[in-house]
RNA sequence: GGACCCGUAGCAUAAUUGGAUAGUGCACCUGACUACGGAUCAGGAGGUUGCAGGUUCGAGUCCUGCCGGGUUCACCA
Repeated sequence: GGACCCGUAGCAUAAUUGGAUAGUGCACCUGACUACGGAUCAGGAGGUUGCAGGUUCGAGUCCUGCCGGGUUCACCA
């Protein structure tokens, strides 16, 4: 350098394969419980879906270009 795959909340992931409000678990915050803490229970906050464009009535999902990561091939010797 070429080809392919991946990127969603702090972390791990889901989203019926284009359909309207992007969910779940852990972590975090508040409260209950407890002598305190942990565990448990209840509630809450947290997302420009990597970035920028495009297609579409409608995009996390499709297309293009970048950015980052991975696999593989080639180059180098």
The prediction has a mean pLDDT of 81.
A computed fold for a 77-nucleotide RNA from a Bacteroidota bacterium, annotated as transfer RNA.
Lineage of the source: Bacteria > Pseudomonadati > Bacteroidota.